Bacterial RNase P class A from a Candidatus Hydrogenedentota bacterium, 401 nucleotides, folded computationally. It matches the Rfam family "Bacterial RNase P class A". It is annotated as a ribozyme. The coordinates come from a structure-prediction model, not an experiment, and the mean pLDDT is 76. NCBI's taxonomy places the organism under Bacteria, Pseudomonadati, Candidatus Hydrogenedentota.
């Protein structure tokens, strides 16, 4: 210097004018209240000032998990659902950290739906001979047997001996070759008629022993030789799981009609996500008709932020200390100027620098805030979007000392 790798930050700033929402404070101060009238008190609308806070890293997806709130004796079972190596974290998680194995990549790193195929059922099209009872297409072998054919020798001839995998047939291989994603562990040696874990050595699986390990595992020995893939097919295992949700819920004030009418009905009717036991309650459907408008709460102080410090590889814990950072309700945070920066973008009879021309740099001048994107009960995660810039730290490659 270029390419990459992992993490963290910013994602404009500064100033003037005008305008929002919350909250506190100061001035003023209606309405109504108080036996009639004044006073005085209570009372705070609107006004007016002055202080202070006022969108995100994902505020998005609504996938996951809680907190809260209601409903439910909240128990017990079937069904359904989640996760699936180990261990640790968390309030909890489908989240995270640390390792194991297993793939990617020269590498830093990244990715994994990662328990079981010896509980059972299903799949492996096409090709192939054959695809889970694995008949052998091409092919090899002829050690032993039968024929026939070919050659040799005997022999007057029948005919007799011999020799030949030359043919058919009986055996014999699954080792080689083809198919195929994948075919009786692999590769090589010995060995045999010709072959095979038959034997041997490395190697993989499988079983047993030792040794490290908290533990997945790793590692070394021993031992017959040994036929497969799929569970993001069904399933079986092991764990875990009530339910709907802020449009949840409780309140206030006002008033209505806590109405009328039909059915079903304790061998019932509801209620708990489906189903069945078990509990609890005494109703449950249908139609007509009023009531309803409104105005507080839940709505921000929490499993909060941030500093130090000690524990731990880390996630993260623990103790001290310090801070309070939107709470709208149709939905507030906005408009205009000005100037600086970062980046961009078009070019000027400008200056400078490199170049043969053409071009190209950097400096001045013009333009231009410029990616995704807006809370609405909160939090932890996960996913998805994102111009541009900065800062650690680690890998390759190049060159130069």
């Nucleotide at each position: 210097u270029g390419a990459g790798c992992a993490g963290g930050c910013c994602g404009g700033a500064c100033g003037g004018c005008c305008g929002c929402g919350g909250c506190g404070g100061g001035c003023u101060g209606a309405a109504a209240g108080c036996c009639g009238c004044g006073a005085a008190c209570u009372g705070g609308a609107a006004g007016u000032u002055c202080g202070u806070c006022g969108a995100g890293g994902a505020a998005a997806g609504u996938c996951c998990g809680a907190g809260c709130u209601c409903c439910a004796c909240a128990g017990g079972g079937c069904a359904g659902g989640g996760c699936g190596c180990u261990u640790c974290g968390u309030a909890a998680c489908g989240c995270g950290a640390a390792g194991g194995c297993g793939g990617g990549g020269c590498g830093a790193c990244c990715c994994g739906a990662c328990g079981g195929a010896a509980a059972g059922u299903g799949g492996c099209a096409c090709a192939g001979a054959a695809a889970c009872g694995a008949c052998a297409c091409c092919g090899c072998c002829u050690a032993a047997g039968a024929g026939g054919c070919g050659c040799g020798c005997g022999g007057a001839g029948a005919c007799g001996c011999g020799c030949g995998a030359u043919c058919u047939c009986c055996g014999g291989c699954a080792a080689g070759g083809g198919u195929g994603a994948a075919a009786a562990g692999g590769u090589g040696c010995g060995g045999u008629a010709a072959g095979a874990g038959c034997g041997c050595a490395c190697c993989a699986g499988c079983g047993g022993g030792c040794u490290g390990g908290a533990g997945a595992c790793a590692g070394c020995c021993c031992g017959g030789c040994u036929g497969g893939c799929u569970a993001a097919a069904c399933c079986c295992c092991g764990c875990c799981c009530g339910g709907a949700g802020c449009a949840a819920u409780u309140c206030c004030u006002a008033a209505u009609a806590g109405g009328g009418g039909a059915g079903c009905g304790a061998u019932g009717g509801a209620g708990u996500g489906g189903c069945c036991c078990g509990c609890u309650c005494c109703g449950c459907u249908c139609c007509c008709g009023g009531g309803u408008u409104g105005g507080a709460a839940g709505c921000u102080a929490c499993a909060g932020g941030c500093g130090u410090a000690c524990g731990g590889c880390g996630a993260c814990g623990u103790a001290c200390g310090u801070c309070g950072c939107a709470g709208a309700g149709g939905a507030a945070u906005g408009g205009c100027c000005g100037u600086c920066u970062c980046g961009g973008g078009a070019u000027g009879u400008c200056g400078c620098c490199c170049u043969u021309u053409a071009g190209g740099g950097c400096g001045c001048g013009c333009c231009u805030a410029g990616a995704c994107a807006g809370a609405a009960c909160u939090c932890g995660g996960c996913u998805u979007a994102c111009a541009g810039g900065c800062c650690u730290g680690c890998u390759c490659a190049g060159a130069a000392c």